[in-house]
RNA sequence: GGCGGGGCGCGGACGGUCGCCGGCCGAAAGGCGGGAGGCAAAGUCCGGGCUCCGCAGGGCAGGGUGGUCGCUAACGGCGACGGGGCCCGCAAGGGUCCACGGAAAGUGCCACAGAGACUCAGACCGCCGAUGGCCUCCGCAAGGGGGAUCAGGCAAGGGUGAAAAGGCGGGGUAAGAGCCCACCGGCCGGGCGGAGACGCUCCGGCGCAUGGAAAACCCCACCCGGAGAAAGGCCGAAUAGAAGCGCGCCGCCGCAAGGCCGAGGGCGGCCCGCCCGAGUUCUCCCGAAAGGGGGAGGCGCGCCAUGGGUAGGCCGUUCGAGCGUCCGGGGCAACCCGGCGCCUAGACAGAUGACCGUCGCCCCUCGAAAGAGGGGGCCAGAACCCGGCUUACAGCGCCCCGCCUCGC
RNA sequence: GCCCCCGUCGUCUAGAGGCCCAGGACGCCACCCUUUCAAGGUGGAAAUCGCGGGUUCGAAUCCCGCCGGGGGCACCA
Numbered sequence: 001g002g003c004g005g006g007g008c009g010c011g012g013a014c015g016g017u018c019g020c021c022g023g024c025c026g027a028a029a030g031g032c033g034g035g036a037g038g039c040a041a042a043g044u045c046c047g048g049g050c051u052c053c054g055c056a057g058g059g060c061a062g063g064g065u066g067g068u069c070g071c072u073a074a075c076g077g078c079g080a081c082g083g084g085g086c087c088c089g090c091a092a093g094g095g096u097c098c099a100c101g102g103a104a105a106g107u108g109c110c111a112c113a114g115a116g117a118c119u120c121a122g123a124c125c126g127c128c129g130a131u132g133g134c135c136u137c138c139g140c141a142a143g144g145g146g147g148a149u150c151a152g153g154c155a156a157g158g159g160u161g162a163a164a165a166g167g168c169g170g171g172g173u174a175a176g177a178g179c180c181c182a183c184c185g186g187c188c189g190g191g192c193g194g195a196g197a198c199g200c201u202c203c204g205g206c207g208c209a210u211g212g213a214a215a216a217c218c219c220c221a222c223c224c225g226g227a228g229a230a231a232g233g234c235c236g237a238a239u240a241g242a243a244g245c246g247c248g249c250c251g252c253c254g255c256a257a258g259g260c261c262g263a264g265g266g267c268g269g270c271c272c273g274c275c276c277g278a279g280u281u282c283u284c285c286c287g288a289a290a291g292g293g294g295g296a297g298g299c300g301c302g303c304c305a306u307g308g309g310u311a312g313g314c315c316g317u318u319c320g321a322g323c324g325u326c327c328g329g330g331g332c333a334a335c336c337c338g339g340c341g342c343c344u345a346g347a348c349a350g351a352u353g354a355c356c357g358u359c360g361c362c363c364c365u366c367g368a369a370a371g372a373g374g375g376g377g378c379c380a381g382a383a384c385c386c387g388g389c390u391u392a393c394a395g396c397g398c399c400c401c402g403c404c405u406c407g408c
Numbered sequence: 409g410c411c412c413c414c415g416u417c418g419u420c421u422a423g424a425g426g427c428c429c430a431g432g433a434c435g436c437c438a439c440c441c442u443u444u445c446a447a448g449g450u451g452g453a454a455a456u457c458g459c460g461g462g463u464u465c466g467a468a469u470c471c472c473g474c475c476g477g478g479g480g481c482a483c484c485a
Stems, first nucleotide, its partner, number of pairs: 001404010012359007020035002023032003037379002042390002045388005050228004062224005067081005082100001083098006101219002106217002109212002124158002126154003131151003134147005166184002169181003185208001186206005191200003232315004244303007251260003261279001264276004282295005322342003326339005361376006409481007418434004426465001436452005458474005
């Protein structure tokens, strides 16, 4: 210097014109000032505030988290530390990543290959054949030699596999094997250090079968009641309906089917016409009865006032676990405490835009230069709020790491 | 704004850790049959399992993060 990865900061400035949303002033015209982020307003993945519903307490079911300590309102977040993996380095060390409780609680899984695949497994090639047979040779015999042939022994080497039951060396043996021993590794108990995870060149014991996987079921510990601003609260039309009050009406014929009448209302400009419509169940009084009158009830019309709630309006709703490159203090840090400064969008089909000018940044062309001309400028648009995580992001700047190259 | 579900050949789908470099149906292509077409027969092609990362010896399947698509909701007179 180049390439790649990661982290952080910025991600245009000023002015004008025309709009959009909402605030204040004004009788109006109009005026004044405010209006996105990139710790992404995003995904809605976690956690909390807030609100309503539920709830004596505890458990089950279901969901989540998982090294330790701390931070925090809380968290699956963050910080520091521990342990492990990978990369660089001779090393010391540095960088980076980790879903990092339990596999000697139980159940299930480990295909294919392989002799054997998981509880004290397994023998294909191989090694041996000490011991007992067999064959054979020597010997009168006792006995001795040979063969690798049967039984048998072994697990060093080969082979299979992702994984083959500690590693390496020595002794030992027929051959071998923690069978024995030294070193390394492992497990158990203790000691020491540490707040703890954990560590130790410490001591003792065990030759040491204690695979892998829990992002298989599961077990252990801890956490979680449910729903979400379309949560929720206040005010509340018009029309229809219910209650109250007032007024009017509440039958005839017929065995029956049915017909006629009927206060009033609807359609219809009116007449005509069509349609709706209570029509007598109960009770009191007068009366010998027929009948008459009243109440309750029903139907219709009118009036008055009204509950819940719809439309609509207001609140919740933007001053809050708030923000600050600021200062002081505590802490390794996350963060906490104090001081000072700041006010920072509030719509409800949802505003935050467009154009022009000057300057600035980057690229290209012309030019010796000054400069001139042309082009470019990312991801993304709040909807109750906040803490995180995750994901997107042109270009510029700074820092860290890896690789390549050049120079000293 | 909030909540839930889905994604596999061109289309509809099977799959639930190894028997799957993924099976079937329709469609497509080639050949046979036929005078020809259709039907029928034989064969074939066609899938980044939405994408990326992880767990595992091994992932369409299990886990995490994205992307795309679909559905639902208040009051109820």
Molecule: RNase P RNA; transfer RNA
Organism: Pseudomonadota bacterium